The prediction has a mean pLDDT of 80. A computed fold for a 77-nucleotide RNA from a Victivallaceae bacterium, annotated as transfer RNA. Rfam family: tRNA. By type it is a transfer RNA. From the family's description: Transfer RNA (tRNA) molecules are approximately 80 nucleotides in length. NCBI's taxonomy places the organism under Bacteria, Lentisphaerota, Lentisphaeria, Victivallales, Victivallaceae.
[in-house]
RNA sequence: GGGCGUGUAGCUCAGCUGGUUAGAGCGCAACGUUCACAUCGUUGAAGUCGUAGGUUCGAGUCCUAUCACGCCCACCA
Numbered sequence: 001g002g003g004c005g006u007g008u009a010g011c012u013c014a015g016c017u018g019g020u021u022a023g024a025g026c027g028c029a030a031c032g033u034u035c036a037c038a039u040c041g042u043u044g045a046a047g048u049c050g051u052a053g054g055u056u057c058g059a060g061u062c063c064u065a066u067c068a069c070g071c072c073c074a075c076c077a
Stems, first nucleotide, its partner, number of pairs: 001073007010026004019057001028044005050066005
């Protein structure tokens, strides 16, 4: 330098052929239960979907650029 993959909640990950409100598990908080802790139950908070543009009536999803990480190839005196 070229190519490929990944990036969505604090963590690990889903998300269908672009469609109506963005989800799960774990974790966290409150409440119930307990003398207390744990377990269990109920409820809740937490997201600019890596960033910036574009297409579209509509984008997590399509296009372009770019950033981070990983892998492969090439180059390199």
Overview:
The same sequence occurs in records of 2 taxa. The sequence is in RNAcentral, with records from ENA.